[in-house]
Overview: The part of an RNA shown here (small-subunit ribosomal RNA, 5' domain) has 514 nucleotides and comes from an uncultured bacterium. The coordinates come from a structure-prediction model, not an experiment, and the mean pLDDT is 85. The full RNA is in RNAcentral, with records from SILVA.
Context: one part of a larger RNA
Order: sequence, then structure tokens, then C1' cells
RNA sequence: GGAUGAACGUUGGCGGUGUGCCUAAUACAUGCAAGUCGAACGGAGUUAAUAGCAAUAUUGGCUCAGUGGCGAACGGGUGAGUAACGCGUUGGUGAUCUGCCUUGAAGUGUGGAAUAACGUUUCGAAAGGAACGCUAAUACCGCAUGUGCUCUCGAUUUUCAGAAAGUUGAGAGUAAAGGAUUUAUUCGCUUCAAGAGGAGCCUGCGUCCCAUCAGCUGGUUGGUAGGGUAACGGCCUACCAAGGCUUCGACGGGUAGCUGGUCUGAGAGGACGAUCAGCCACACUGGCACUGCGACACGGGCCAGACUCCUACGGGAGGCAGCAGUAAGGAAUAUUGCGCAAUGGGCGACAGCCUGACGCAGCGACGCCGCGUGGGGGAUGAAGGUCUUCGGAUUGUAAACCCCUUUCGGCAGGGAAGAUGGAACGGGUAACCGUUCGGACGGUACCUGCAGAAGCAGCCACGGCUAACUUCGUGCCAGCAGCCGCGGUAAUACGAAGGUGGCAAGCGUUGUUC
Repeated sequence: GGAUGAACGUUGGCGGUGUGCCUAAUACAUGCAAGUCGAACGGAGUUAAUAGCAAUAUUGGCUCAGUGGCGAACGGGUGAGUAACGCGUUGGUGAUCUGCCUUGAAGUGUGGAAUAACGUUUCGAAAGGAACGCUAAUACCGCAUGUGCUCUCGAUUUUCAGAAAGUUGAGAGUAAAGGAUUUAUUCGCUUCAAGAGGAGCCUGCGUCCCAUCAGCUGGUUGGUAGGGUAACGGCCUACCAAGGCUUCGACGGGUAGCUGGUCUGAGAGGACGAUCAGCCACACUGGCACUGCGACACGGGCCAGACUCCUACGGGAGGCAGCAGUAAGGAAUAUUGCGCAAUGGGCGACAGCCUGACGCAGCGACGCCGCGUGGGGGAUGAAGGUCUUCGGAUUGUAAACCCCUUUCGGCAGGGAAGAUGGAACGGGUAACCGUUCGGACGGUACCUGCAGAAGCAGCCACGGCUAACUUCGUGCCAGCAGCCGCGGUAAUACGAAGGUGGCAAGCGUUGUUC
């Protein structure tokens, strides 16, 4: 000198754009953060129309819980753990999986038994159950069919380290679900092949400090067999062998999420890893599996533990490292805001619903950038202040005064883009056309007008380094100080004033880093 997620002191006009718990992965009141589908299904309630004298029946709408499907494994948070194939990069998978999506091929036949909801009875303070009875499905279970696929046994071709791929023969096994409808279709479902995107595993190389850590290891190292997995593998088990790693640093200890990058530097390097993006890990602590294409699952389950809460004392409930917010800790870090209008996501045929993702607004000079606090003229060099050798010098064109302008701020009027997309209605075979509707931000940005220089400057320094000097006060006191050092009666170094220098809505100090 640069930088900073900064803090402190002091001062503070406006805007744009970023950014904001670095500490206690401490504890959390309250609200919200993941639902959706009636075009899968049966009901309950309610309402309308039609038929009927009525009971009632049929059809349609709305609401509700339940069965069922998809989603909830994404998105969002945090960095505790981890020195590791965790991350980065290079390859491999002849050792693998893949819901939704795209393309192609084939099929979608025929039966059955339940169960929630509901009803009755009943236990419990509650959380929550129990028994009996009834019912539906794209829920569940058979049979058929088999383009295919899988397995077994053969033949053959190609590649190959290899049980890999292709063609072909025989045998065995293996599938499905319907809904809507304008009857034209369409959305689904099943099997297979391919793709895209995603994921698992393996691998060469790279990845902090300590040798005042020198030896470490028993599923340990390898083999055989079996189990397990989507898949290779001591991943697991039994048996057999006695191996494996290590001064090219094993093992142990400390520290730490990694990277793209960020800061600095001429570079080499050094330091860092906030925001944004990729990967990983975690979700009160520890363990476990279930469901599922995918989890060993933040707002799912079970067990144990600590803690908090409710209780009728028998027993129960909970998990903000989601968004706000509270307490605590701390030098220190924001609103219990608005909206789904846009972008994106889930569900749905749509309409739409949900979305603290996101878009916005609020707070903080926390950072960066821009603008303003006026411009021109103006010497009697006014007054006042300060200094003085008492002549004057300086503050100083500074002010007053004259002329001008009106940014920003204030007030008033107008007023968006972001919506080429979407929705409704009408027309049209369709493509498409016409009309209407719809914006959180926001009456915001922006434009125009009005008034009037009017409302808007501080902070630090002035001994040398280092730009900038005098007077007074003080008297080794009070104090200053980054280093050298100032202060004991003439202090340019302390305190005040005048003046000057520097930067400026900031300035200075402190911390950290190059």
C1' cells in the first nucleotide's frame, strides 16, 4: 500500500447494487416451510333439477375423512464429523442399477377372495385402541396368452485375459387395469429394445502440521466354498495358508469439510474457502431397519440415552443446522413483512391447488459505485477571531452584496416495462383470428410542473519517518506514543485556540491476511 462476512469511536444528505450469527452443531414459545389427484374407488354431509300426492328414485354441483396413485430421496439449512477414493482430476465397469421423459416393437383375455371408510358394542384422562358386521377400486390374489425376456442343455460366429456379444435349436419359467368421452379418440397399464439424464462401484495422480509418534496389523493379508448385494470385493461366514503395511514416513497425535475460486503479489509464491456454483457429510445423541426406481430418510418409523412438556399418576408428547422470531453466548450480524405476478418445482386431462424455493419489500454507511450540500462576479482586502517587531500580517474572494441555475430532497399531475407467455368467451375442420381479464413489487421507477440557495460536512493529523506551525495553559505533573522518543518554566511532540495539510458521507482506531 492492498484486502475484509468485520468490530469500536465519532459524524451522517440521497440513490443504485451487493451483503449481513465468523461465537453456543447451545436451548427453543408461536406461526408458516409438502402436498396433490373425484378423469382410480366406495361412502358421509349438503344443495339443485327431473319423476311422483308422498315416501322415495335418478342425475348434477359443492364440502369432508378414508382406500388407492404420484410426490414427499427434489428444493431449503448447517459444516459437527471426516486427512478419506472425502474432494479434484484421469480412466474403467467384460462387475452394475435407473421412477418420471423420448423413440421403437408387442400385448391389455378370464376369474376370485378380502379390507378401510361406514354401522353397532366397548376400553382409555389423553395419546390412542379392541370386538362383531357391511362395501368398492387402476388396492390384493389366481388361470390363460408369450412378441419378448430369464434360466438350463446344445450348435455356431466374432471380439477377448476371462463365464462378453451375435445367430440358431430344444425344454422350463414369466405380464397387464382401467378411466374420460363429442364414439373420432385420448390418458393410462404390461413386457421388451434403445436413448437421454441420474446414480453405485473400482482406479493412476494430487490433497495440512508433529519423528519430542518407529514400528503397526488377527478378518489382519491371500486362497477355496458358501451367503449377501443392482453389482466386484473379507462385504459377511466356515475352512486352509501366514501373510499385509512401513524412513518414498506405516501406526499414533493435532488441525481441517474439499473444489471452482477469493485476497495479495511483477511473477513465483503465500494466506483464505463468507456470499454464488459443483461434490461430500450431518439433521437432539447413538444404533437399526421398513417402504420405495432411489433413503438406512431434517419437518417418516423402531429401540436406547440426555433434555423439555402434558397427565386423572395408569400413561403419553416433542426435536428450527427450513423462513421469521425468542433466550443465551458475544466486540458483533436484520422483519414473528407482502406475493405466488415472474422463474422453477410437486400433483392434476384441465381449471387449478401447494410452494418462507423464489420474486419483492423492511432494517444496518457493512462493502462497492454514482450524485449532492451550489455556479459566476465580488477589495473598503469590512466586522470578528488569531498572531504581532504594534507598522502590520493572516483567516480571505472567504463573507456581505449583485447576477444565475435547481441536480438531490419537498409538493402536485401523469404513470410503466417486467405478460411475445396465460385464462375465459365467440368464430373456425384445423392452423389461427377477435373481444375481455389478470402485477406482490407499486401509484414504485420514470416523465412533467412548482417554489426557493433555499433542507444537507465531517473526521483525522500537523517533532522525524510523513503532506501540514504559531500562541496560551501545564511544569517528569497531567498526559502522548506505530518506531525513534516527547513532558523537570520559553514544549511546532501533553491540553486548548487560531492557522494549515489529508481524506470526505465518511474519517480514524483495532483485529486478521498478503